RNA sequence: CGGCCGGAUGGCUGCGCGUCGAGCGGGGCAACUCGAUCGGCGUGAGGAAAGUCCGAGCUCCACAGCGCAGGGUAGUGGGUAACUCCCAUCCGCCGCGAGGCGAGGACCAGCGCCACAGUGACGAUGCCGGGGCCUCGGUCCCGGAGUGAAACGCGGCAAGCUCUACCCGGAGCAAGGCCAAAUAGGAGGGCGAUUCCCGGUUCGCCGGGAGCAGGCGCGUUGCCGAGCCCUCGGGUCGGCCGCAUGAGCCGUCGGGCAACCGGCGGCCCCAGAUGGAUGGCCAUCGCGGUGUCGCUUCGGCGGCGCCGCACAGAACUCGGCUUACAGGUCG
Repeated sequence: CGGCCGGAUGGCUGCGCGUCGAGCGGGGCAACUCGAUCGGCGUGAGGAAAGUCCGAGCUCCACAGCGCAGGGUAGUGGGUAACUCCCAUCCGCCGCGAGGCGAGGACCAGCGCCACAGUGACGAUGCCGGGGCCUCGGUCCCGGAGUGAAACGCGGCAAGCUCUACCCGGAGCAAGGCCAAAUAGGAGGGCGAUUCCCGGUUCGCCGGGAGCAGGCGCGUUGCCGAGCCCUCGGGUCGGCCGCAUGAGCCGUCGGGCAACCGGCGGCCCCAGAUGGAUGGCCAUCGCGGUGUCGCUUCGGCGGCGCCGCACAGAACUCGGCUUACAGGUCG
């Protein structure tokens, strides 16, 4: 640096799911079916199930074309469904080394910045030497020294804006689909009352009686009395699907440096909850630590006792990355 494992066996008890059986209850003419209960059997977390950071499948919504804005990626080649992932390799840096790290396109488009030191960091000219001009104050040119990562050279920096090339629609299983109560509301249809009598009246109505579809489970009596009934469609409660066979796992052969790809064969198919199961206790063994006693070739070994055995826990599913992790093991 990379790979693998990450306690074992048994008993008691509890839970989810599946299946079989029993009796009970509901529905149905029946075949059968549904529900809770009890019993038997089977099965029941991970290497990270985690963070939800990338990339996909799947689902719904949106969508004329081109461009702008916004976000992302960046040597080269390959792998992949895809990726910001993986492999190989070049270059640079680090390491004695095995090896590790790299945000490694472009500062001849423009803008911005350049610590300390130094005259000066792109605006320039302090020191020394030489030369030209000169109004003798200076000014220009050449060379040198010094500082610094870099000193005028069209400097350095894009883990600064930016430019270039390429990629990118949004939301997420609480996606989404199906079935479907009661109550209320909607649409269509049907039935019914709003009538009659008496009295009063401020002429609006008020009081009493009779009648009336329907209701009080049904019939009779009695009471209430303006709404009642049927059909359709949407949503809610609730239920079902999505949802466990998948870019699947194992073995072997072949191609490739590798990532990976292909052929053949095999596979008790391997959790599926929806307030969310997979738990607890005990015994033996294993491993580690420790105390004590004994033996010792002084390296350790054995007996007994005590303590500990991590990180962590599925919720639509995959491929990665990152993070956490007692101990063991291989190269």